[in-house]
RNA sequence: GCCCCUGUAGCUCAACGGAUAGAGCGUCGGUUUGCGGAACCGGAAAUACCAGUUCGAUUCUGGUCGGGGGCA
Repeated sequence: GCCCCUGUAGCUCAACGGAUAGAGCGUCGGUUUGCGGAACCGGAAAUACCAGUUCGAUUCUGGUCGGGGGCA
């Protein structure tokens, strides 16, 4: 330099182009307990960025950026 794959909560993963973007673990608060843990209840937290297509984009297309791999 070229090609391929990939980017969603703190982490690991979901989401036929259409519902309020969900789950587990973690985290915070509460109940419980002599104190913790466990258990139960509740909360906060995410689509890398910029354009395009579409009535509608996490999903499709282009570009940029980041990560992984291959060739040279």
Notes
This is a predicted structure of a 72-nucleotide RNA (transfer RNA) from Candidatus Woesebacteria bacterium RIFCSPLOWO2_01_FULL_39_10. It was read from a public genome assembly. Lineage of the source: Bacteria > Bacteria candidate phyla > Candidatus Woeseibacteriota. It matches the Rfam family "tRNA". It is annotated as a transfer RNA.